[in-house]
RNA sequence: UAAAGGAAUUGGCAUACCCGCUGAAAGGCGGCGACGCAAAGCCGUGGGUCUACCGGCGUAAUGCCUACGACUGCCUGGUUGCUCUU
Numbered sequence: 001u002a003a004a005g006g007a008a009u010u011g012g013c014a015u016a017c018c019c020g021c022u023g024a025a026a027g028g029c030g031g032c033g034a035c036g037c038a039a040a041g042c043c044g045u046g047g048g049u050c051u052a053c054c055g056g057c058g059u060a061a062u063g064c065c066u067a068c069g070a071c072u073g074c075c076u077g078g079u080u081g082c083u084c085u086u
Base pairs, nucleotide, nucleotide: 003086004085005084006083012037013036018031019030020029021028022027035073041079042078043077046075047074048071049070050069055065056064057063
């Protein structure tokens, strides 16, 4: 330096619930809190999923479609990195 593998002691991240702010919503941010995580660090291509303000279609009314919105702790991909063993 490269590949493979292991652990979760120290240290790190933080699911659900709840509270506040924000957003049309999905969601995001902060607090609280730990279900889990060895990249649950960063990016967000591709697939997937969620939402549907606007727009389109339609109804007596409910409605249906649509991403330009969002998730990355769904999968894949890119990139950086800690400890131990071989």
The prediction has a mean pLDDT of 77.
Predicted 3D model of an 86-nucleotide RNA (c-di-GMP-I riboswitch aptamer) from Sporomusa sp. An4.
RNAcentral holds the sequence, with entries from Rfam and Ribocentre.